RNA sequence: GCGGGCGUUGUAUAACGGCUAUUAUGACUGCCUUCCAAGCAGUAGACGCGGGUUCGACUCCCGCCGCCCGCA
Numbered sequence: 001g002c003g004g005g006c007g008u009u010g011u012a013u014a015a016c017g018g019c020u021a022u023u024a025u026g027a028c029u030g031c032c033u034u035c036c037a038a039g040c041a042g043u044a045g046a047c048g049c050g051g052g053u054u055c056g057a058c059u060c061c062c063g064c065c066g067c068c069c070g071c072a
Base pairs, nucleotide, nucleotide: 001071002070003069004068005067006066007065010025011024012023018055027043028042029041030040031039048064049063050062051061052060
């Protein structure tokens, strides 16, 4: 340099053109307990950036950035 894949709460992960964006773990609050742990209930937290298509984009298209794989 060329080609391909990926980018989602702190971490890991799912999803689909129309949701309140899933689950686990972590964080916080409460219950329980003599206390802690465990357990139960609840709360907050995310679609890499820019543009386009569309009535509507996290999802489709283009560019950029970053990571990974292959080729040279």

Predicted 3D model of a 72-nucleotide RNA (transfer RNA) from Patescibacteria group bacterium UBA6065. The source organism's lineage runs through Bacteria and Bacteria candidate phyla. It matches the Rfam family "tRNA". The family's RNA type in Rfam is transfer RNA. Rfam links the family to the GO term triplet codon-amino acid adaptor activity. Model confidence (mean pLDDT): 80 of 100.